[in-house]
Context: one part of a larger RNA
Parts: sequence; C1' cells; structure tokens
RNA sequence: CUGGGCGUAAAGCGCGCGUAGGUGGCUUUAUAAGUCAGAUGUGAAAGUCCACGGCUCAACCGUGGAAGUGCAUUUGAAACUGGCAGACUUGAGUACUGGAGGGGGUAGUGGAAUUCCAGGUGUAGCGGUGAAAUGCGUAGAUAUCUGGAGGAACACCGGUGGCGAAGGCGGCCACCUGGCCAGACACUGACGCUAAGGCGCGAAAGCGUGGGGAGCAAACAGGAUUAGAUACCCUGGUAGUCCACGCCGUAAACGAUGUCAACUAGGUGUUGGGGAGGUUAAUCUUCUGGGUGUCGCAGCUAACGCGUUAAGCACACCGCCUGGGGAGUACGGUCGCAAGAUUAAAACUC
Repeated sequence: CUGGGCGUAAAGCGCGCGUAGGUGGCUUUAUAAGUCAGAUGUGAAAGUCCACGGCUCAACCGUGGAAGUGCAUUUGAAACUGGCAGACUUGAGUACUGGAGGGGGUAGUGGAAUUCCAGGUGUAGCGGUGAAAUGCGUAGAUAUCUGGAGGAACACCGGUGGCGAAGGCGGCCACCUGGCCAGACACUGACGCUAAGGCGCGAAAGCGUGGGGAGCAAACAGGAUUAGAUACCCUGGUAGUCCACGCCGUAAACGAUGUCAACUAGGUGUUGGGGAGGUUAAUCUUCUGGGUGUCGCAGCUAACGCGUUAAGCACACCGCCUGGGGAGUACGGUCGCAAGAUUAAAACUC
C1' cells in the first nucleotide's frame, strides 16, 4: 500500500459553523490535461526467460533472441473525468400566504408550600426511629389564627406529547430574536455535499470577583447501630446549590449507532399542517407531504436484535480501531488562576 472493521466484542470527535482538500445534477459546441490506440527513439553490460553451443554430464561458461509492464517524441480517437464557453431546473436557495411549539435573551408579575420574625389563643410536651437518643420546649415549644420578611422551585395540565445542532428547555405576561412545517407557485440557476487545521456552543461539579442565602446539603459536630462503623439511620450544619461578569471544557455528553442525499413489503398509535367528501356543529371517511413511537416482510447480524427514523442495498466525505496489563499514565508541547484538560509513548510483563 492492498485488505478488515467501528449498536453491545477494540473503535463515531459531546455538538455545530466553516477554510484548505476530496467529491459533485441535466444538456450543447469546441478542447485534448487525464484516458485509449498506433508509430519512432530509448530502456548499458551482467542477471532472469527461450534456442543453440563449449568443458565426458552438471554447476559454470559462450553466442543469438525475447522480455524489460517505463519514459520521451509524434500521429490519431473523443465515450468518460478535467479545464473553457453557452443553455436548463429536478439539487440548493430567495420571495409570498398560513401554522404549531417548555427553542433562545431581557424586563416584569402570580399563587401554593417551607423557614424565620411580631402578635393572639392555648398547655406539656414536640420531634425523630426498627427501637431510641442527641435536639427543641414552662424564658411557653408543638398545634392553631392574623400580619410581615425573604429566597428558591413552578403542583394539576403533563403525555414512549412538543421544541432545540448538541448540552438542554416547563407558572403567567410583554418586548427582542433563531429554526422548523405546510400550501401555492414567482424568482436565482448547481450557487451543492463533506470537512484536516480553525472558530463557536457545551450538563453537573469546580475556580475568580461582587451580591444573595428560604429549603436542601459534600466537609464537619453530636446521637444511634456495630466486634469496630472514619458508613447506611437520626439531630444539627458550612461551602455549594441562586444572580451578574469571567474561567474551566469534561460526563454512561448514550440511540453506547458521524454527516448528506438515492433505492427497497406492510400493519398500528400519536403530534402539528394541507386537499377532497359527508355533517348544523362536535366529529367521521379518504388522500397528501413533516415529526415521533411500536410490531413486522425481504435483507442483514456471532447472537441479541435492526428492519423506509436500518444495523438492508449502493455512493461522497470526515473521525476512529489493530491482544490484555503497564496507561489514557510518564516525558515534552499547547491550554488553564488552580483543579486539571488535551496531544500521547516505552521498558517490562501475561
């Protein structure tokens, strides 16, 4: 290099945007770089292969031929690829009319509940557990009523329901804003796909500065349990959880399944559109294209299973894998305030 793979055996970057590169719809003219055919030159000798010959044979040697898949020049072919020029509309995009949505950001606002504070009623317990104790309470707790403060989260609706590229997103209202779907067809005319580097986003925890702090709660303290109990259980409780700005850049970041588009039986549920028909309406039937489930034919698979949302059948491009341990470690580089992240071995050993 060829080759084999990546749902669960090793292997899909957490996700996107996009540069180089790779790759690319339909059609016409001309071109001739790739491609194909012919010719010429060259492709040293030795070696290899073929034929003949010389040492008694052979090894070995001699003579001749072939080959040398290559390169250069030249003549031609024009299907395919490429470059030039022109045209097209199916891919892609724009405009128009509608639609659904926890998509994102900012500001405001609401009720329930917990806790705390003040006051009223009221009296001896409350709390907690398997059972207890620590704890709280006659300085009046728990319970109950009224008022107030403050923070965080939004019951029911709520749903293998919706939206988002992923992380993720849920009270209500307003403003700003991204994407998606359907219907009609007007416009641009291949503008596409993928994407090494690069750039951006990226749960939780953690870090820096300043706020905030109700509940919960690492650490910590006490009470239990126990042989012990640095735990599980209980009473407390600080970081943190919340906000603003800036870092970190990792997760079983999972569908453990990269992105794009084509093709290949169906049944059934659900979600948001459109057309037609019946109906006063609710609604029903049918067709159509989008999303999301489930069962399943062919096919695939080691099996499990996947099965038009493919793990089927073929294409384009990227990433990754190559026995277990050592090790996602050391060293070096880059990044980071740090924690650490990323890139990434070897000896040795089985």
Overview
Predicted 3D model of a 350-nucleotide part of an RNA (small-subunit ribosomal RNA, central domain) from an uncultured prokaryote. Model confidence (mean pLDDT): 88 of 100.